[in-house]
RNA sequence: AAAGUGGCACAGAUGGCCGCGGCCGGCAGGCCGAAAGGUGCCGGUCGAGGAAAGUCCGGGCUUCACAGGGCAGGAUGCCGGAUAACAUCCGGUGGAGGCGACUCCAAGGACAGUGCAACAGAAAUAUACCGCCGGCUGCGGCCGGUAAGGGUGGAAGGGCAGUGUAAGAGACUACCGCCUCCCCGGUAACGGGGAGGGCAUAUGUAAACCCCAUCCGAAGCAAGACCGAAACGAAGCAUAUGGCGGCCCGUCAGCUUCAGGUAGGUCGCUUGAGCCUGCCGGCGACGGCAGGUCUGGAUAGAUGGCCAUCCGCGACAUAACCCGGCUUACCGUGCCGCUUUGUUU
Numbered sequence: 001a002a003a004g005u006g007g008c009a010c011a012g013a014u015g016g017c018c019g020c021g022g023c024c025g026g027c028a029g030g031c032c033g034a035a036a037g038g039u040g041c042c043g044g045u046c047g048a049g050g051a052a053a054g055u056c057c058g059g060g061c062u063u064c065a066c067a068g069g070g071c072a073g074g075a076u077g078c079c080g081g082a083u084a085a086c087a088u089c090c091g092g093u094g095g096a097g098g099c100g101a102c103u104c105c106a107a108g109g110a111c112a113g114u115g116c117a118a119c120a121g122a123a124a125u126a127u128a129c130c131g132c133c134g135g136c137u138g139c140g141g142c143c144g145g146u147a148a149g150g151g152u153g154g155a156a157g158g159g160c161a162g163u164g165u166a167a168g169a170g171a172c173u174a175c176c177g178c179c180u181c182c183c184c185g186g187u188a189a190c191g192g193g194g195a196g197g198g199c200a201u202a203u204g205u206a207a208a209c210c211c212c213a214u215c216c217g218a219a220g221c222a223a224g225a226c227c228g229a230a231a232c233g234a235a236g237c238a239u240a241u242g243g244c245g246g247c248c249c250g251u252c253a254g255c256u257u258c259a260g261g262u263a264g265g266u267c268g269c270u271u272g273a274g275c276c277u278g279c280c281g282g283c284g285a286c287g288g289c290a291g292g293u294c295u296g297g298a299u300a301g302a303u304g305g306c307c308a309u310c311c312g313c314g315a316c317a318u319a320a321c322c323c324g325g326c327u328u329a330c331c332g333u334g335c336c337g338c339u340u341u342g343u344u345u
Stems, first nucleotide, its partner, number of pairs: 001341010012310007020047008030039003049316001053327002056325005061220004073216005078092005093107001094105004108211002113209002115205003129150002131146006158176002161173003177199001178197008224267004233258005241253004274293008311314001
């Protein structure tokens, strides 16, 4: 320098004017409302994101359910750790890709059972098409043995070499593989080594059924808690109330109380597994301590518009209870670590 690889930060900047929402103060014993509360103007102050998104996981919180056990259903699936929890993260193991930095893996079981596997092929877990060998023969073939060879296929009876045999075959032997057991290292996954089993465990598939292990109650802030008109309803009303032409009963009204919880309002609501800085422990995820800090909370729903200057002409996208993740979208800019190749010193 080129090509690559991992991570982090930013997401136009500055100024002016206007507008919107929260909070505080003032006008102010204003106005609206039964109340709670709401509302106008002025000033001050604060006001979206790295994904606020998809709503895919996990947790907090809330209401309901819940003695205990089982079935069904769902999720997860190498090991150890982190965490409130997780399908996330960290560190490892094994496997795959790359010269490498590094990246990727839903990575238990196909020697419990069942299912499925197009086409090709004789045959797909059971068999004989060609070939090989033996026998018979009427010389066309037929019968039997055989998976070493050919052919088909993604996959063909563990692989390969030898012994053996009529030809062959784990039939037998060595090595590799597989299974079982033992020893050593490691917390473990696993790695290294040894012995045994002739191997009827031997194609793949479990994001097919299934088996094994672990975990899981349901619904969600329109959750839910509180206050509560009007109307309807219930009870009461004295030596006293009004209408139904006088009286009684009754009834309608009126008044009082109550119930229910609609309209409406308040809370939930943002101080939180919070953020920033430093130190300590840890390889790390993360944890601990100290100091500092308050940073949207609407409910028809605010964070926008215009102008000026500058640059590289600005992407994806707008909170609706909160938080941890994952996934997806994204114009670009800057910084740091590392790799390979080439060149120069």